[in-house]
Context: one part of a larger RNA
Order: sequence, then structure tokens, then C1' cells
RNA sequence: CAAUCAUUAAGGAACUCAGCAAAUUAACACCGUAACUUUGGGAUAAGGUGUGCCGUUAUUUAUAUUUUAUAUAAAUAACAGGAGACAUAAAAUAGUGUUGUACGACUGUUUAAUUAAAACAAAGCACUUUGCAUAAGAUAUUAAAUCAAAGUAUUGAGUGUGAUUUCUGCCCGAUGUUGGCCGGCUAACUAAUAUUCUUAAUUUAUAAAAAUUAGGUUUCAUAGGAUACCCCAAUUAAUGGCGGCCUUACCGAUGAGGGUCCUAAGGUAGCGGAAUACCUUGGCCGUUAAAUGCGGUCUUGCAUGAAUGAUUUAACGAUACAACAACUGUCUCAAUGAUUGCCUCA
Repeated sequence: CAAUCAUUAAGGAACUCAGCAAAUUAACACCGUAACUUUGGGAUAAGGUGUGCCGUUAUUUAUAUUUUAUAUAAAUAACAGGAGACAUAAAAUAGUGUUGUACGACUGUUUAAUUAAAACAAAGCACUUUGCAUAAGAUAUUAAAUCAAAGUAUUGAGUGUGAUUUCUGCCCGAUGUUGGCCGGCUAACUAAUAUUCUUAAUUUAUAAAAAUUAGGUUUCAUAGGAUACCCCAAUUAAUGGCGGCCUUACCGAUGAGGGUCCUAAGGUAGCGGAAUACCUUGGCCGUUAAAUGCGGUCUUGCAUGAAUGAUUUAACGAUACAACAACUGUCUCAAUGAUUGCCUCA
């Protein structure tokens, strides 16, 4: 010097990103216990007092003698009772507590070896799909077959949201899905026409070559042709979206109201500097001597908003933030001691 421990005057978070680490608390009995609440909880809430041994008194139990009663042993309770100690839950083991906010309802699960969480799951809610002599869905070469299921729509499969309370607004123009379909249009394909090259046979011709028939092939263009598409509807707890400008009420301000343009419709209830607010350390109040913090409130919200859920919420949380009490070597400011290592010598 390092690690692991022990103790510390006065102060007591002044340390620090942050009370990180450490300290405090701790058992049993009795007393006592708030807001809030889904009436179950919250709750060991919080906050207090006592504790060993001996004696006396009372109660209870057991044993002994035939019942009463007595004796012995033990336990419990009470007693300004008693003795001895620094010290009696005598060592070890053994909850710190309270308040507010955010998020997630909860127990549970997760990145084996840097993230345990607000992420995943969850019960609940909702939508879509499934009528079964091959259910839908999944696996499998195109199959046999298997699961679903020895099940049957209160079943099975898929998707989203995420307990409960109160609710879940407007828009079907676009994309998707479902249904309809007199009509239009085309795909593969079919038929006919013309055309390029070519196979076989035949014919004409002195030859080069040409023609015809039966095929293949290329191109052109005509007609037909679907449960596709166009078209017509429905549908958002389907993917998604949810405006400008001008003007106006007896000072000023505000704008219930009016005008106009555009749109499928123009953001409703609620919440709101939020885990979402750029400007911004927003304005005000509380907390502090002092606060870019935290809580409350206002709110033209750069760019909140309703199952990509909105808003509350008791209980719960090795979650995040802020505050208080107690406590302490975290600190003012360091000191002493122990063990081990390092180091020196042997």
C1' cells in the first nucleotide's frame, strides 16, 4: 500500500448522478393501529410497554390416599416483594419505517456469461373463421397419412387488446376483406385469315426454281373467352384518417355567432410542459435558507386522444422519480487496532 473486519469525540447526508455502501430495526407477549378500499384488505400499519432467577398470592393440570381436604410436581397470571451483575429476547440467528407520483392490475416468464424491466404472459374483452362421409387450421414431394379429436359452434383455429370501475366518438374516399353482378374488358386457351422458315409426297419445267396437298414453326390481325379486373354495395375492437382563411358582442381582450374554400370525415368524451411540449429552467402555488428536481394547477396539445385503446383505481413491485423520520466514517477529516497478501531479511 491492497483486501476483509472491529471501534470512534462533536456534527449527522454537509458526501454523491443517486443515502451507493454501511448503520439502524429485528424474537415472543400485551396494549394500540390512519387515509383509502374491489369490504377480502391496508396491518407485523404506525406507535408504545414488558421479558432471566428467587419468594408470596391466585388459577389450572397431573400424580398419591376412599369423596372433601392435604401433599408433591409443572404451567400461567399478579405483586412500588427480594438477591446479584456494566449488561437478563445477556451469545448466535433475527423486518428500517412513512408519504406522494409514474408505469404495469395481481402470482408468474425473460436476454445460461453486461439489460429482470414499464418488455412477454395472464384472467377478462372483442373481432374473424370452422356444419364435419376430408370441419377450418397445421405437417407432408403432387402422396399415403398424422395432429386438430377418439373433439362437434358454450367446440376448435387465427388476430388484436390486456384484471376491475366509467367509457370506447366522426369518416368506407384510398388499401384490404366479404357479398352481388344485367353489363364492360382482358388472361390462359379456342377458331378462322394472311405471312416467314421448314419436313414428306406429288405436279410443272432444259435448268435455276415454282406450285399443290398433309403437318410443324414464326409473325400479323379478327371473333369468342373466367368465379380475375372494371362495376354495384357492406365492413374499422379491418390497414388507416380525423382542415384552412376572413370577420364579429355599448374601452380593450376574448369570440357564442357569421361568411367562404377544400374534404371521405374534419379530433367528440377524457387527459394534458405528460415516459408525449421544440420554444422551455413555460406562468402560478407548495416543498428548501437556496430546487433545470418533485407534487398540484393553468393550458392556443411544435407533434394527446379513445381495444395501434382513453381515463381512474384498492392490493401488489429486488421497477423509476421526489420527500420525511430514524440511523450511521458517505462526508467535515481522518485515527486506531486485528487477519491475510505485497515488500525486506533469513
About this RNA: A computed fold for a 346-nucleotide part of an RNA from Genlisea aurea, annotated as large-subunit ribosomal RNA, domain IV. Model confidence (mean pLDDT): 82 of 100. Rfam family: Bacterial large subunit ribosomal RNA. RNAcentral holds the full RNA, with entries from Rfam.